[in-house]
Context: one part of a larger RNA
RNA sequence: AGCAUACAGAGGAUGCCUUGGUGCAGAUAGGCGAUGAAGGACGUGGCUAGCUGCGAUAAGCUCCGGUGAGCCGCUAAACAGGCUUUGACCCGGAGAUUUCCGAAUGGGGAAACCCAUACCGGAGAAGCCGGUAUAUCUUCGUCUGAAUCCAUAGGACGAAGAAGCGAACCCAGGGAAGUGAACCAUCUCAGUACCUGGAGGAAGAGAAAGCAACCGCGAUUCCCUCAGUAGCGGCGAGCGAACAGGGAAAAGCCUAAACCGUUCACAUGUAAGCUUGUGCGCGUUGUGUGGGCGGGGUCAUGGGACCGGCCGGGUCUCGGCACAAAGAGGCCGGAGAGUUACAAAAGACGGACUUAGUCGAAUGCCAUGGGAAGGGCAACCAUAGAAGGUGACAGUCCUGUAGGCGAAAAGGUCGUCUCUCUCGGCUGUGUUCCCAAGUACCACGGGACACGAGGAAUCUUGUGGGAAUUCGGGAGGACCAUCUUCCAAGGCUAAAUACUCAUCUGCGACCGAUAGUGAACAAGUACCGUGAGGGAAAGGUGAAAAGAACCCCUGUUAGGGGAGUGAAACAGUACCUGAAACUGUAUGCUU
Numbered sequence: 001a002g003c004a005u006a007c008a009g010a011g012g013a014u015g016c017c018u019u020g021g022u023g024c025a026g027a028u029a030g031g032c033g034a035u036g037a038a039g040g041a042c043g044u045g046g047c048u049a050g051c052u053g054c055g056a057u058a059a060g061c062u063c064c065g066g067u068g069a070g071c072c073g074c075u076a077a078a079c080a081g082g083c084u085u086u087g088a089c090c091c092g093g094a095g096a097u098u099u100c101c102g103a104a105u106g107g108g109g110a111a112a113c114c115c116a117u118a119c120c121g122g123a124g125a126a127g128c129c130g131g132u133a134u135a136u137c138u139u140c141g142u143c144u145g146a147a148u149c150c151a152u153a154g155g156a157c158g159a160a161g162a163a164g165c166g167a168a169c170c171c172a173g174g175g176a177a178g179u180g181a182a183c184c185a186u187c188u189c190a191g192u193a194c195c196u197g198g199a200g201g202a203a204g205a206g207a208a209a210g211c212a213a214c215c216g217c218g219a220u221u222c223c224c225u226c227a228g229u230a231g232c233g234g235c236g237a238g239c240g241a242a243c244a245g246g247g248a249a250a251a252g253c254c255u256a257a258a259c260c261g262u263u264c265a266c267a268u269g270u271a272a273g274c275u276u277g278u279g280c281g282c283g284u285u286g287u288g289u290g291g292g293c294g295g296g297g298u299c300a301u302g303g304g305a306c307c308g309g310c311c312g313g314g315u316c317u318c319g320g321c322a323c324a325a326a327g328a329g330g331c332c333g334g335a336g337a338g339u340u341a342c343a344a345a346a347g348a349c350g351g352a353c354u355u356a357g358u359c360g361a362a363u364g365c366c367a368u369g370g371g372a373a374g375g376g377c378a379a380c381c382a383u384a385g386a387a388g389g390u391g392a393c394a395g396u397c398c399u400g401u402a403g404g405c406g407a408a409a410a411g412g413u414c415g416u417c418u419c420u421c422u423c424g425g426c427u428g429u430g431u432u433c434c435c436a437a438g439u440a441c442c443a444c445g446g447g448a449c450a451c452g453a454g455g456a457a458u459c460u461u462g463u464g465g466g467a468a469u470u471c472g473g474g475a476g477g478a479c480c481a482u483c484u485u486c487c488a489a490g491g492c493u494a495a496a497u498a499c500u501c502a503u504c505u506g507c508g509a510c511c512g513a514u515a516g517u518g519a520a521c522a523a524g525u526a527c528c529g530u531g532a533g534g535g536a537a538a539g540g541u542g543a544a545a546a547g548a549a550c551c552c553c554u555g556u557u558a559g560g561g562g563a564g565u566g567a568a569a570c571a572g573u574a575c576c577u578g579a580a581a582c583u584g585u586a587u588g589c590u591u
Stems, first nucleotide, its partner, number of pairs: 001590009015576001016540002020511002022508007029500002031165002039101003042055003046079001049075003061095006070083003106115003116134007136162009169200001170198005180187001184234001210217002221248004231239002252492003255436001259295010273282002275325006300470001302435004307428005313332006334423005346418006353411003357405003363378004379396002381385001387399003441465008451477001472487005527534002547575001550562004
């Protein structure tokens, strides 16, 4: 020195565990914010470093409800001092307070700071302190008011609203490239990523100028299927429908116009007109154009207006006057409908639910053991033998579980009532009028459609042209005819669908500390970076600290040896188990 055996050291694998993660399902909620948010800074405890809570009323204040004997949050024990059956602490509801920054909004600013102005108050002139107000934009209203007469721009004041943040989902405006095509340019990736704007609990879409095919269907959305089909495609790579069929869910409506009434402005203007008939009378009346308001009206077997015909509860009032007819309005009755669209608001009562809780059955002994829940013997409950804990494995020890019960207050939800709203209908031919215009359509150039200009319909639109009104117009994949079908150029609309920052409940052939979130621990911490940003490591004594009084060694608060605790200390806080590499001691063998 090597090998072997034994015993140690060092190290922290493995096993076991779980406070933490992760995925899914159901339900809830789907927003917060100038009444100052999200997120922070700084404070706040008797002593207080961090976390948590809170805000100069500062680990808290008030009221109401629950619970019922202890309590003054955690790391983290002590000391000091307190509170509490006149109900503390704790849990829930409602309120008060809520520094400074931050949209930040009086002005400024290198966030958490600096500097104001006006009014009011503090015995109050200055100064100081306290309170309130003072940003911008939009809309509406009032008052003023230039160049420039009217006016307009502008200005002042008042009221209401907005802004900023937020995980995904949604709509819209913009919009790549790596890649694939084995290169690459059309193409693809992809209208994806990303940027911007906007909204809601969903959004968008939506009640046929639609499909279909000679049969018919009847708004939209989503799923299955049709179907990797028909097609598109340097016919390459690739892209990729629709109809029909089966389901989920179902809901339909309002304007514009014609016409009537009213009001305002302008024009015209003493003739016409004032519901009709007769008479008397009236006169800023009438007529035309434009705007506002009310009625009317909403459709494709076309619809409506206007003019007619037939039928129709009661009562009162009205017109320049009198009478009659016809008409308009009010009230009562009757009928119907309703707050998610179709008009719209508030309240009362009641039900279940959410936000604290509460009742809740049934076991003892013996031996082993540190300890019984395991073993033995004998019992009981069960609408409860889910689960967790308890000194080893507990239906009957504890928390619970099955099954019941419960809200002063607040919230959403459902129902009823009060309430609100509506009330002429049917029919006819005839004539005139209306039925959404720089629109449809065409040309050129783009884009979207599965469809790359193609035979290219359809949708959309930058430029230029530019119709028709029912004897009308669009579509049926160039175009034309026939036929069929629908009615554009205005608007609203629940559900079925998408998502989960968040709350609650439950589950897992999900992980178990190099795994699972980056984070089971003072984790977005320490640390790194000028910054944007990057970003860890780190769990386990024991049933219980019973965490080793006292003695000894020593320079020593280091470490160790006794003693003691404990079932165990080779469980001693560098603590469960304690592998290997590596280091040593002893013995044996070999050289």

Annotation:
Predicted 3D model of a 591-nucleotide part of an RNA (large-subunit ribosomal RNA, domain I) from an Acidobacteriota bacterium. Taxonomically the source falls in Acidobacteriota (Bacteria, Pseudomonadati). Its mean pLDDT, the model's own confidence on a scale to 100, is 82. The full RNA is in RNAcentral, with records from ENA.